[in-house]
RNA sequence: AGUCGGUCGGGUGAUCGCGGCCGGGCAAUGACCCGGCUGAGGAAAGUCCGCACUCCAUAGAGUACGGUGCCGGCUAACGGCCGGGCGGGGUGACCCGACGGCAAGUGCAACAGAGAGGUGUAUUGCCUGGGGCCGGGAAACCGGUCGCCGGGUGAGGGUGAAACGGUGGUGUAAGAGACCACCAGCAGUGGCAGUAAUGUCGCUGGCUAGGCAAACCCCACCGGGAGCAAGGCCAAGCAGGGCGAAUGGAGUAACUCGCUCCGUUUGACGCCCGGGUAGGCUGCUAGAGGUUGCCAGCAAUGGCAAUCCCAGAUAGAUGAUCACCACCCACUUGUGGGUACAGAAUGCGGCUUAUAGACGGACU
Numbered sequence: 001a002g003u004c005g006g007u008c009g010g011g012u013g014a015u016c017g018c019g020g021c022c023g024g025g026c027a028a029u030g031a032c033c034c035g036g037c038u039g040a041g042g043a044a045a046g047u048c049c050g051c052a053c054u055c056c057a058u059a060g061a062g063u064a065c066g067g068u069g070c071c072g073g074c075u076a077a078c079g080g081c082c083g084g085g086c087g088g089g090g091u092g093a094c095c096c097g098a099c100g101g102c103a104a105g106u107g108c109a110a111c112a113g114a115g116a117g118g119u120g121u122a123u124u125g126c127c128u129g130g131g132g133c134c135g136g137g138a139a140a141c142c143g144g145u146c147g148c149c150g151g152g153u154g155a156g157g158g159u160g161a162a163a164c165g166g167u168g169g170u171g172u173a174a175g176a177g178a179c180c181a182c183c184a185g186c187a188g189u190g191g192c193a194g195u196a197a198u199g200u201c202g203c204u205g206g207c208u209a210g211g212c213a214a215a216c217c218c219c220a221c222c223g224g225g226a227g228c229a230a231g232g233c234c235a236a237g238c239a240g241g242g243c244g245a246a247u248g249g250a251g252u253a254a255c256u257c258g259c260u261c262c263g264u265u266u267g268a269c270g271c272c273c274g275g276g277u278a279g280g281c282u283g284c285u286a287g288a289g290g291u292u293g294c295c296a297g298c299a300a301u302g303g304c305a306a307u308c309c310c311a312g313a314u315a316g317a318u319g320a321u322c323a324c325c326a327c328c329c330a331c332u333u334g335u336g337g338g339u340a341c342a343g344a345a346u347g348c349g350g351c352u353u354a355u356a357g358a359c360g361g362a363c364u
């Protein structure tokens, strides 16, 4: 200097004021008084996931739609966590991952460049046949030059983020996996290690098939819906009207996202318009609970034992004032200023975001 975890995030005293529960005071309730215990977080935030719980008769099969996407484990479950593999970043400790499939199909890619995905292409070049010009030569012919007309080539150079494997040779008119050696990748096939993802070693093959799926798509797995303003009980009060349809059966309406099938009940029902009520009780906090110790495990986590009860409000409590102390900053060494993000509302497990400052551990 950095990386990764952990803890705290004000304390003490006094005075006064609130909510819940329990006990007492009055004969009892209410009101009131006294006493005891207790009372907002690491994120209570976001509402992004998962569940508990409640209702829809059951919540079945499919489609559409949505989600996840390497392997193994943890968990009630998860898109979470732990460990590992692979890929990428970093000197390193460590960090990130959007991590099934591109030889199934379709599609997209600016500019530059001949050309950006199909076995073809070339307006930089190389070689060569014909031809033109120049030089030498008696001639045959030799050398040079010209992109004028053809053919071959894709090595070298250029453009680009990326150009149809790389290095070295053989070969050729000139080149090229055309051929060879080694290497890389790919395909096939075996051995070894590992639960596996994978890794590593060998053999055969000249096969060399760009990028994007956080593009459509394909594959595998998962998903019924709505939500505490869910739901249940009591009290009070009012005003009905219209459409559809039934009475036994078939059929049919309805049945908590849409559609189809199944299924259920079989309509005192369904839908639309209008009126009344908006009060009280409950759900409502003892739990997939906290803390401590031991054991198992790399760990997440699990097991055993002991111990504790730590909000349950409902226009919404959990506070206000004073003094001292702690910490931080500035300076004149005692003076001034400051002390973060931020408040439960059914609960829990995660993720993400915000956070003045202080302490401490391990590692590079």
Stems, first nucleotide, its partner, number of pairs: 001364004006359003010325007018039008041341001045352002048350005053227004060261004065223005070084005085099001086097004100218002105216002107212002124156001125153006131146006165183006184208002186205008231282004240273005254264002289308008326339006